[in-house]
Context: one part of a larger RNA
Order: sequence, then structure tokens, then C1' cells
RNA sequence: GGACGAACGCUGGCGGCAUGCCUAACACAUGCAAGUCGAACGGAGAUUAUUUCGGUACUCUUAGUAGUGAACGGGUGAGUAACGCGUAGGCAACCUGCCCUUUAGUUGGGGACAACAUCCCGAAAGGGGUGCUAAUACCGAAUGUGAUCGCUUUCCCGCAUGAGAGAGCGAUGAAAGAUGGCCUCUAUUUAUAAGCUAUCGCUAAAGGAUGGGCCUGCGUCUGAUUAGCUAGUUGGUGGGGUAACGGCUCACCAAGGCGAUGAUCAGUAGCCGGUCUGAGAGGAUGAACGGCCAUAUUGGGACUGAGACACGGCCCAGACUCCUACGGGAGGCAGCAGUGGGGAAUCUUCCGCAAUGGGCGAAAGCCUGACGGAGCAAUGCCGCGUGAGUGAUGAAGGAAUUCGUUCCGUAAAGCUCUUUUGUUUAUGACGAAUGUGCAGACUGUGAAUAAUGGUUUGUAAUGACGGUAGUAAACGAAUAAGCCACGGCUAACUACGUGCCAGCAGCCGCGGUAAUACGUAGGUGGCGAGCGUUGUCC
Repeated sequence: GGACGAACGCUGGCGGCAUGCCUAACACAUGCAAGUCGAACGGAGAUUAUUUCGGUACUCUUAGUAGUGAACGGGUGAGUAACGCGUAGGCAACCUGCCCUUUAGUUGGGGACAACAUCCCGAAAGGGGUGCUAAUACCGAAUGUGAUCGCUUUCCCGCAUGAGAGAGCGAUGAAAGAUGGCCUCUAUUUAUAAGCUAUCGCUAAAGGAUGGGCCUGCGUCUGAUUAGCUAGUUGGUGGGGUAACGGCUCACCAAGGCGAUGAUCAGUAGCCGGUCUGAGAGGAUGAACGGCCAUAUUGGGACUGAGACACGGCCCAGACUCCUACGGGAGGCAGCAGUGGGGAAUCUUCCGCAAUGGGCGAAAGCCUGACGGAGCAAUGCCGCGUGAGUGAUGAAGGAAUUCGUUCCGUAAAGCUCUUUUGUUUAUGACGAAUGUGCAGACUGUGAAUAAUGGUUUGUAAUGACGGUAGUAAACGAAUAAGCCACGGCUAACUACGUGCCAGCAGCCGCGGUAAUACGUAGGUGGCGAGCGUUGUCC
């Protein structure tokens, strides 16, 4: 000199954009942060219409069964010196829901369990018995394009344990329907579905995409006042296990493996893109934003699932808190706000799903403390303002003085202007149309003028921010300057007070009676809505 997630002191007008618990991974009151689907299913309730009073139809709501999501998104950095991360490769050792392309199917049956009804236990949380019932829930059967496995066999490729392609035989093993419409075909009851049709699904496969798993080379802090470490340890054979390789695990066999090129042990630490500094080399650092990893009160475990050993799931144990009828139960903010505590120190228990993105849904839509915004804080960066011109009786006043005067000083006043900002009034956005609804046209499927998919045209509605930004008008210099320094380094000097006292100080050093170094005043210098101090890094 530069920098900061800063703090402290004095001061403080506005706007834009950022940033805001670095400490106790301490404990948490309250609210919200993950739901959705009735076009999978049986009920229940409500509305309206009709009725032969049994019902039937329409619309809406939904506890339960089923599906999907909840493994994303969001937080934190405790642990970890490690294939954790970075980088470069590999898997002839692997998986992949939703999505895209392609092929072949979607036949025919069965038995339950919730909900519900009823009875019982319990303070509650909740639980049990009996009975009824549906499905895209569950379980057999049939079929088997292809797939997997076994046997036989052909070709081809590779450095390779081998990989790939094909043929034959055998074995294993699939599925689910829903909604809208139509009467051309089929069936009959001539207006219906079992038929046809469109859309969404379901099953078995192949390929892709995306996401992940595993392996390896190199790199990745300090200590030798840590020198030896290691029995599943190193390798082999064979079982087991995994999506997959592997001591991953087990039995047996061999006795290996690592280490001064620093093993082991101890300390510290999430890693990186980056950030700060520096001419660079380097040094320091890892807040915000982005990628990866780890973690969710502490420790352990698995279940479900394409995916977890799962922050707002389950089980067990520990600590803690709460409820209790003492028998037993409930909980987990390192999500967003917020509270206590700790600390030099770090914000609102706000608005909205309008936009972007995500989940579910055929869609309308619902949910979304992600996100978009507003609020608070000079915490930082950037921009603007606190007026402009003129004005010498060099006014008054203050300070100094050699008492002549000099300085503050064109500074003020006065005169002439301007109106950023401010106050008031009026108007008033972009973000919102390639999305959504409705209507039409063209076009694909279709027997169809039905229906529906796609494209397109017209039209309507939709904004949290927000009556915000902006614009116009009126008023009026009106509402707006401080902080530090002035001995040298270092830009800027005099007077008074004090008298080695009180005090200053980054270093040298000032102060013991004329202190440009202490305190105050005037003046001056520097920066300016900031200025200084402290801390840390280069």
C1' cells in the first nucleotide's frame, strides 16, 4: 500500500447491487418447510333432477385400499490426511424409476385384507375379536417375440482372464386396466358393448440418453523430542455374498506385505473451481456463487424401493426434555422465521406462488420458507447530493500581533438563479404469453361430419413486489458534514494552560517555566457519508 462474512469509537442525507452466527455439530416454545392422484378401487357425506318410493342420474367433498413422489430441493462442516478431493484414464467386473427409439404381447381364473358394521381393552398414545367388500392390491394357470441358464455347434475379433454374432435341443419365467367417442365391422335386445376407435397406461425385451457404482497412475498440511508397523495381516485354492471386481466374508494352504523416497503413531484440516496479495515466481485462504464428499441429538441396525442404510421414515441402546390416571407414552430447527445461551459480533416469528424450477395429475389444478420479493444493518462496492453565479464597507465576530496590521475571507450578508434530493398532488409500467381457458382453421389416427393428438389464428383471464420504478406539475436554498492529523518518517503552526506532573507514543522519542510532540483555542493539511482504531493475510 492492498484486502476483509469483520468488530470498536465519533459521525450519518439518498439510491442501486451484493453480503449478514466466523463463537456452542449448545438447548429449543410456536407456526410453517412434501405432497398429490376420484380418468386404479369399494364406501361415506352433501347438492340438484327424476321416480313405479325400491332406486336411478348429475355435480362436489373425501377417511381408507392402490399408485407415484417423499433418495430431489434446502441446511451444516462435526468427522475425514482418505481413491475424500483434483486431474488423467479404465470396467473384457456393473446397475439405472421417469424420458426417447424399436419389436412382440395385454388370454383366462382364484382367495383375501382395509375402509365399513359391531363388541371389547386403555388415562392417553393406541390396540384386539367377529362379520361384509372392491381394485391397475395379492396369488396360481395359459402363451413365450425375445431374455436367462444348460448341452451341442459355426464364424469372427482381441495384448488378454476372454468378448461378440449365429444355429439346434431342453428348462425357467410376463401382464391391468381406465377415460372419451361411435355404430362401419361383430354380437344381440336397434341402442347398447363384450365390438370398433382415440388417448393414457400395463408386460417381456433390444438400443439410447441421463444418473450412479467400482478400479488405477499422479498430486494433496505439520511433527523423528513418533522407527519400526501388520494375523484377515500379504498371496493362493475353493465355497459364500454383491448390480459388479475384490480378504468383501469363510475354510484350508503358504509366509508374506509396508517402512528414512518417512511406514506406524500424534496433531491439525472437509477438498476443488476460485478469492486476496504480488511485476512474477510464490505466499495466504476456501465466507457468498458453482462441483464433489461427509453429516442430521449420540452409537448401532436393517426394512421398503430403480435409487437410502433415508434431516422433517422404522427398530434397539445412551443422554436430555415433555405428558401421565404411575400401568405407560411423546420428541429431535446443522430447513425458514424466531427464543434462550455463548460471544467483540451477525437480520423479520413478513408477502406471494405472478415468474423460474420441482412433485403429483389426462387436464383444470393442488403443494412448494426451493425460489421470486419486501423488511432490518453505512457490513461492503458503486453512483448522487448537501447548491450555482455575482458579491470588498475586505462588515461584524474570533484568533494572532512588532499595535502599524495580518489571518479566517468571496467566506458571510446582499443581489440574480437552479431544483438533483426533499415535501405534496396527479398519472403509472416492463417483468405476461411460445404458458392456461374458450372458439375457429389446417393436419395425423379413424368407417366417421364422432372423438382425440399435433400445428396455427383469434380472443379472454392471470402481478407477490406495488400504486413500486418511472413521468408530469407545484413549493422552496429550502431537508442534508463529519472524522483524523499537523516534531521527523509524513501533507499540514501559532497562542494560552501545564511544569519529568497531567499526559502522548507505530518507531525515533516528547514533558523538569517561554513544549510547532501533553490539554484547549484559532489556523492549516488529508479523506469525505464516512473517518479513525484494533485484529488477520499478502
Model confidence (mean pLDDT): 87 of 100. This is a predicted structure of a 538-nucleotide part of an RNA (small-subunit ribosomal RNA, 5' domain) from an uncultured bacterium.